[in-house]
A computed fold for a 73-nucleotide RNA from Thermus thermophilus, annotated as transfer RNA. Its mean pLDDT, the model's own confidence on a scale to 100, is 84. Its Rfam family is "tRNA". It is annotated as a transfer RNA. RNAcentral records the identical sequence in 4 taxa.
RNA sequence: GGCCCCAUCGUCUAGAGGCCUAGGACACGGCCCUCUCAAGGCCGAGACGGGGGUUCGAAUCCCCCUGGGGUCA
Numbered sequence: 001g002g003c004c005c006c007a008u009c010g011u012c013u014a015g016a017g018g019c020c021u022a023g024g025a026c027a028c029g030g031c032c033c034u035c036u037c038a039a040g041g042c043c044g045a046g047a048c049g050g051g052g053g054u055u056c057g058a059a060u061c062c063c064c065c066u067g068g069g070g071u072c073a
Stems, first nucleotide, its partner, number of pairs: 001072007010026004018056001028044005049065005
């Protein structure tokens, strides 16, 4: 340098054009329970890498960039 794959809460992930003001688990915060802690129950905060395009509508499709991984040289 060419080609291919990937990028979503702190972490791991669901999602496949409208049911998404994006769900779950762990972690975190509050409350309940307990003599206390743990466990358990309830509640809460928390994410679509950046830009452009297609579309009535994009986390989802296309292009570029950025970052990561693989492969060829």